The RNA shown here (Bacterial RNase P class A) has 368 nucleotides and comes from a Desulfobulbaceae bacterium. Model confidence (mean pLDDT): 76 of 100. Of the family's consensus pairs, 91% are formed in the model. It is recorded under the gene name rnpB. NCBI's taxonomy places the organism under Bacteria, Thermodesulfobacteriota, Desulfobulbia, Desulfobulbales, Desulfobulbaceae. Its Rfam family is "Bacterial RNase P class A". Rfam classes the family as a ribozyme.

RNA sequence: CGGGGUGGGAGCAUGAUCGCUCCGGCUUUGGCCGGGGAGGAAAGUCCGAACACCGCAGGGCACGGUGGUUCGUAACGCGAACUUCGGGUAACCGAAGGAAAGUGCCACAGAAAAUACACCGCCGAUGGUACGGCUCGUCCGUGCACAGGUAAGGUUGAAAUGGCGAGGUAAGAGCUCACCGCUUGUUCGGUGACGGACAAGGCAGGGUAAACCCCACCGGGUGCAAGACCAAAUAGGGAAGCGUUUGAGGGCUGCCCGUUCAAUGCUUCCGGGUAGGUUGCAAGAGGCGCCGGGUGACCGGCGUCCCAGAUAAAUGAUCAUGAUCCGUUUUGCGGAAACAGAAUUCGGCUUACAUCCCACCCCGUUUU
Numbered sequence: 001c002g003g004g005g006u007g008g009g010a011g012c013a014u015g016a017u018c019g020c021u022c023c024g025g026c027u028u029u030g031g032c033c034g035g036g037g038a039g040g041a042a043a044g045u046c047c048g049a050a051c052a053c054c055g056c057a058g059g060g061c062a063c064g065g066u067g068g069u070u071c072g073u074a075a076c077g078c079g080a081a082c083u084u085c086g087g088g089u090a091a092c093c094g095a096a097g098g099a100a101a102g103u104g105c106c107a108c109a110g111a112a113a114a115u116a117c118a119c120c121g122c123c124g125a126u127g128g129u130a131c132g133g134c135u136c137g138u139c140c141g142u143g144c145a146c147a148g149g150u151a152a153g154g155u156u157g158a159a160a161u162g163g164c165g166a167g168g169u170a171a172g173a174g175c176u177c178a179c180c181g182c183u184u185g186u187u188c189g190g191u192g193a194c195g196g197a198c199a200a201g202g203c204a205g206g207g208u209a210a211a212c213c214c215c216a217c218c219g220g221g222u223g224c225a226a227g228a229c230c231a232a233a234u235a236g237g238g239a240a241g242c243g244u245u246u247g248a249g250g251g252c253u254g255c256c257c258g259u260u261c262a263a264u265g266c267u268u269c270c271g272g273g274u275a276g277g278u279u280g281c282a283a284g285a286g287g288c289g290c291c292g293g294g295u296g297a298c299c300g301g302c303g304u305c306c307c308a309g310a311u312a313a314a315u316g317a318u319c320a321u322g323a324u325c326c327g328u329u330u331u332g333c334g335g336a337a338a339c340a341g342a343a344u345u346c347g348g349c350u351u352a353c354a355u356c357c358c359a360c361c362c363c364g365u366u367u368u
Base pairs, nucleotide, nucleotide: 001364002363003362004361005360006359007358008357009356010355012322013321014320015319016318017317018316020037021036022035023034024033025032026031039339043350044349046348047347048346049345050344051223052222053221054220063219064218065217066216067215068082069081070080071079072078083096084095085094086093087092097214098213102212103211104208105207106206119154120153121150122149123148126147127146128144129143130142131141132140133139134137162180163179165177166176167175181203182201183200184199185198186197187196188195189194227279228278229277230276237270238269239268240267241266242265243264244263251259252258286305287304288303289302290301291300292299293298324336325335326334327333328332
């Protein structure tokens, strides 16, 4: 210098004018003064929690989720470190229980996709058969490819029943052997995943679990439109008091009056809910700095700061100067500037993002 990897940061600045919203103060209730006012993702609403209400003796089944190990955390499907496997020259990146418990499925092609099989090929030792030979037999030789043997080689496929070499054989084959792989056992190291060494076994074992399933662990439901409080108008409900009407029914003595029950009006009180208002709701698993512990995620201590709270929903507009980038007639002029936008609050993940900056690392080349 070129190419690449990982991680992090910024996301226009300052001022003026006019506005919006929240808080505090003053006030002549008109306003005035002072202060705060979007994000790294506020997004998707995908996980995990706090908080609230409802449910719940305990246990199990079912259902759902997670899935290498250890650690971190309030918790997690998140993060850190490590392990094994795969990719990359490398920095680095990606994947993760069980297919030797059982069941199912495996398109096309292919002989065969799993109780293995036999299309081409190879062999045809053995058995059969044809011809020939003689010493005439349980014989020998030559042929056929009929039975049969074989899984070396070919063909298909994403994948074909350990790999490779030697021996062996009629041809072959873990049939036998060496090495590698695999399984089992012992032992050593490690908290553990796992790794090393040694021994034994010819060797079981295709793929698929985001198919059912098995194993281990976890999980009650609904979400701030949760919930709590205050509380109109109108219409219901309840109680008390005072009246009015009727005399159908019962009781007090057969009848009358009275009383009780019933209907209805007025007044007062009580209670529930709606509109509306207040709260939840902004001091929090909080931010920043320093010190200490830890490989790290993270944790502890001390100091310091207060940093949006709207409710149809504020957070804006214009101008000037400067910075960044682009163009140009070149020191002036013109243009550009992303993704997006709080709504109970946190911890994550994922996705989007114009332009710019920083740190560390790897590879190549050149120079010294």